[in-house]
Molecule: transfer RNA
Organism: Thermoplasmata archaeon
RNA sequence: GGGCUCAUGGUCUAGCUGGCUAUGACAUCGCUCUCACACAGCGAAGGUCGCCGGUUCGAAUCCGGCUGAGCCCA
Repeated sequence: GGGCUCAUGGUCUAGCUGGCUAUGACAUCGCUCUCACACAGCGAAGGUCGCCGGUUCGAAUCCGGCUGAGCCCA
């Protein structure tokens, strides 16, 4: 220098054939349970879907650029 893959709550992750209020687990907080703790059950909070722009009635999803991480070639 060239090519490929990836980026989604604190962590990991589903969704990526464009259309419902973006999914689940762990962690956190509250309630129940217990003498108490843990486990378990119920509930809650937490996301500008890496950034900028484009296409579209509508973008986490499609297109372009950039940034970061990993891999391959030279």